[in-house]
This is a predicted structure of a 150-nucleotide RNA (FMN riboswitch aptamer (RFN element)) from Paenibacillus phocaeensis. The prediction has a mean pLDDT of 76. Lineage of the source: Bacteria > Bacillota > Bacilli > Caryophanales > Paenibacillus. Rfam family: FMN riboswitch aptamer (RFN element). From the family's description: The RFN element is a highly conserved domain that is found frequently in the 5'-untranslated regions of prokaryotic mRNAs that encode for flavin mononucleotide (FMN) biosynthesis and transport proteins. The sequence is in RNAcentral, with records from MGnify.

RNA sequence: AUCUUCGGGGUAGGGUGAAAUUCCCGACCGGCGGUGAGGUUUUCUUGUAGGAAAACUGCAGCCCGCGACUCGCCUGCGGCUUCUAACGGCCGCGUGCGACUGACUUGGUGCGAUUCCAAGGCCGACGGUAAAGUCCGGAUGGGAGAAGAU
Numbered sequence: 001a002u003c004u005u006c007g008g009g010g011u012a013g014g015g016u017g018a019a020a021u022u023c024c025c026g027a028c029c030g031g032c033g034g035u036g037a038g039g040u041u042u043u044c045u046u047g048u049a050g051g052a053a054a055a056c057u058g059c060a061g062c063c064c065g066c067g068a069c070u071c072g073c074c075u076g077c078g079g080c081u082u083c084u085a086a087c088g089g090c091c092g093c094g095u096g097c098g099a100c101u102g103a104c105u106u107g108g109u110g111c112g113a114u115u116c117c118a119a120g121g122c123c124g125a126c127g128g129u130a131a132a133g134u135c136c137g138g139a140u141g142g143g144a145g146a147a148g149a150u
Base pairs, nucleotide, nucleotide: 001150002149003148004147005146006145013025014024015023027134028133029124030123031066032065033064034063038057039056040055041054042053043052044051045050061122062121070099071098072097073096075094076093077092078091079090080089081088104120105119106118107117108116126137127136128135
């Protein structure tokens, strides 16, 4: 560099109501990379307490960054508009760039933790519908990326 494969989970039970997995009580879920003091094994060293190195593996929704949704711009392609061409306009699709993009504290251990342990708390695009993180839909889509082959 090319190709192939993979690449998201979740309202139990109850209340009100004509109707709600949407409201109320309660229940449940956590994409990708990084950071990170976890785990296992081996080797070396040793004052037998421990120390050092390597390999494999890995547990942050709310720390840093990315992706999805939406919007804008540039550009390309296709269609329509036109007697024809150019220009312009409208619609659809795609690459790229940009905008937007949620949420954490306290205590403990320790040299060091918003990552470990304990406790309490908080967050979750758009359209539909009795008001939705969890149902249905765009989506048999897209995708951060992961693995493998050449």